Annotation: Large-subunit ribosomal RNA, domain IV from Pediastrum duplex, 341 nucleotides, folded computationally. Lineage of the source: Eukaryota > Chlorophyta > Chlorophyceae > Hydrodictyaceae > Pediastrum. RNAcentral holds the full RNA, with entries from ENA and SILVA. Its mean pLDDT, the model's own confidence on a scale to 100, is 86. It matches the Rfam family "Bacterial large subunit ribosomal RNA".
Context: one part of a larger RNA
RNA sequence: CUCUCUCUAAGGAACUCGGCAAAUUGGCCCCGUAACUUCGGGAGAAGGGGCGCCUCUGACUUAGUCAGGGGCCACAGUAUAAAGAUUCAGGCAACUGUUUACCAAAAACACAGGUCUCCGCAAAGUCGUAAGACAAUAUAUGGGGGCUGACGCCUGCCCAGUGCCGGAAGGUGAAGGAAGUUGGUUAUUCAAGCCUUGUGCUUGGAGAAGCUGACAACCGAAGCCCCGGUGAACGGCAGCUGUAACUAUGACAGUUCUAAGGUAGCGAAAUUCAUUGUCGAGUAAGUUUCGACCUGCACGAAAGGCGUAAUGAUCUGAAUACUGUCUCAGAGAGAGACUUG
Numbered sequence: 001c002u003c004u005c006u007c008u009a010a011g012g013a014a015c016u017c018g019g020c021a022a023a024u025u026g027g028c029c030c031c032g033u034a035a036c037u038u039c040g041g042g043a044g045a046a047g048g049g050g051c052g053c054c055u056c057u058g059a060c061u062u063a064g065u066c067a068g069g070g071g072c073c074a075c076a077g078u079a080u081a082a083a084g085a086u087u088c089a090g091g092c093a094a095c096u097g098u099u100u101a102c103c104a105a106a107a108a109c110a111c112a113g114g115u116c117u118c119c120g121c122a123a124a125g126u127c128g129u130a131a132g133a134c135a136a137u138a139u140a141u142g143g144g145g146g147c148u149g150a151c152g153c154c155u156g157c158c159c160a161g162u163g164c165c166g167g168a169a170g171g172u173g174a175a176g177g178a179a180g181u182u183g184g185u186u187a188u189u190c191a192a193g194c195c196u197u198g199u200g201c202u203u204g205g206a207g208a209a210g211c212u213g214a215c216a217a218c219c220g221a222a223g224c225c226c227c228g229g230u231g232a233a234c235g236g237c238a239g240c241u242g243u244a245a246c247u248a249u250g251a252c253a254g255u256u257c258u259a260a261g262g263u264a265g266c267g268a269a270a271u272u273c274a275u276u277g278u279c280g281a282g283u284a285a286g287u288u289u290c291g292a293c294c295u296g297c298a299c300g301a302a303a304g305g306c307g308u309a310a311u312g313a314u315c316u317g318a319a320u321a322c323u324g325u326c327u328c329a330g331a332g333a334g335a336g337a338c339u340u341g
Stems, first nucleotide, its partner, number of pairs: 001336008010327002014325001019322001027051005036041001038150001052072009073077001085320007092312002097109002113148007125134003151307004156237003161234002163230005170225003176219002180215006188206007195198001238256005265299001266296001277293005
């Protein structure tokens, strides 16, 4: 010097990003216990007092326990060890729970509850090429999927776009069918030519039926166009100008655009750039904190809004107690390291 501990004058967070770490508290009995509250809690709230041994008395059910009186010793009687620090205020998440095995335990996930939607059972949905299996030896008080996330008060406007659901009049509309039009082929026939004069051969024209190729009026489903509905579906929820008898502000008016122009509640917020906004509280002094204001760059109602008792190894601010965290270091014990053997 390093590590693990013990103690420390005076001060007591001045340390530090931050009381990190350490210290304080700690058991049992008695008294006492606030705001708030979902009446269960909060609560071991907080805050006080007692605790050993001897002896006497009393109560109860003997053992024994409890209560009261007197006395004794020590610095100290839960005599060792083991054994909550507490309070105030706020954010988030209701809660218990789950999670990144090995840098994140949380405000993330889950959750009970809410709501929408699909599914009538050979169900929807999922796996598999299939057979088949799960769903389910279940049957809508059931099963699958999406979102939200206890509880309380609530959940506004917009269906123009996209999606979904419904509709069937009209438009479009494939395969397929098809009246018909047309090309090819040629039984036959006409003309010309040839010779071996024959239902002869060659060339050219016309050409039925059948077969075959092309075209085609018309018929023809879903879908799309179209017509409606639907937001706890995906989503969206403006601007400019003027105006009241001081000024300021603008209940009010005008105008443009829109599908409709953000309602309640909240708001410098886990969201506020400017910003350490402004005012107030707390401090001697406060970019943090709390209460307000509203000028919301860029909150807002189940990607839920706002509250909320309880809960939290959660995050933030403050206080009491306490302390070597510090002013500012010192002493000691043990183990290393080092030196010598």